The RNA shown here (transfer RNA) has 77 nucleotides and comes from Fibrobacter sp. UBA4373. Taxonomically the source falls in Fibrobacter (Bacteria, Pseudomonadati, Fibrobacterota, Fibrobacterales). It matches the Rfam family "tRNA". It was read from a public genome assembly. The coordinates come from a structure-prediction model, not an experiment, and the mean pLDDT is 81.
RNA sequence: GCGAAUGUGGCGUAACUGGAUAGCGCAACUGGCUACGAACCAGUAGGUUGCAGGUUCGAGUCCUGCCACUCGCACCA
Numbered sequence: 001g002c003g004a005a006u007g008u009g010g011c012g013u014a015a016c017u018g019g020a021u022a023g024c025g026c027a028a029c030u031g032g033c034u035a036c037g038a039a040c041c042a043g044u045a046g047g048u049u050g051c052a053g054g055u056u057c058g059a060g061u062c063c064u065g066c067c068a069c070u071c072g073c074a075c076c077a
Base pairs, nucleotide, nucleotide: 001073002072003071004070006068007067010026011025012024013023019057028044029043030042031041032040050066051065052064053063054062
């Protein structure tokens, strides 16, 4: 350089092949329980879905460009 895959709360992941309010677990915080913790139970907060644009009544999902990361191929006097 060329091609492909991936990018979603602090972490790990889901979302029916475009459909309405983006869900689950862990972690955090608050309360309960306990002599105190752990565990357990109840609840709360936390997301511009990598960035910018486009298509559409409607985009996490489709299209274009860019960025990051991974893999393969090529180049390497």